[in-house]
RNA sequence: UCCUGACGUUAGGGGUCCUGCGCGAGUGCCGGAAAUCGGCGGUGCGGGUGAGAGAGUCCCUUUGAACCUGAUGCGGAUAAUGCCGCCGCAGGGAAGCGUGAGCAGUUCUCC
Numbered sequence: 001u002c003c004u005g006a007c008g009u010u011a012g013g014g015g016u017c018c019u020g021c022g023c024g025a026g027u028g029c030c031g032g033a034a035a036u037c038g039g040c041g042g043u044g045c046g047g048g049u050g051a052g053a054g055a056g057u058c059c060c061u062u063u064g065a066a067c068c069u070g071a072u073g074c075g076g077a078u079a080a081u082g083c084c085g086c087c088g089c090a091g092g093g094a095a096g097c098g099u100g101a102g103c104a105g106u107u108c109u110c111c
Stems, first nucleotide, its partner, number of pairs: 003105003006099005011061004017048007028040004067092003073086004
């Protein structure tokens, strides 16, 4: 100096997808006459989006696009996706208390 509006606490709400390679003769499911076979699942290490991909020092709580439903929706992009947009002044969705404007975060410049 720019922009933003928060911060604490107690309690509550929420999601976890797509993908590459390796492993797996043993533990699940499916296919197969069968195999040391194939697929799914599992698991390890990566890649994509994101605050978060069972992660936590994450996000959200009516001032509610956190998240769910519609939805196996529509359009676009992508290696692919729940990636982006629409849908959406659609329907649902979890709150009380205390503090606070040089205060908290942040941008730029200078030392």
Predicted 3D model of a 111-nucleotide RNA (TPP riboswitch aptamer (THI element)) from a Betaproteobacteria bacterium. It was read from a public genome assembly, where an Rfam model found it. The organism belongs to Betaproteobacteria, within Bacteria.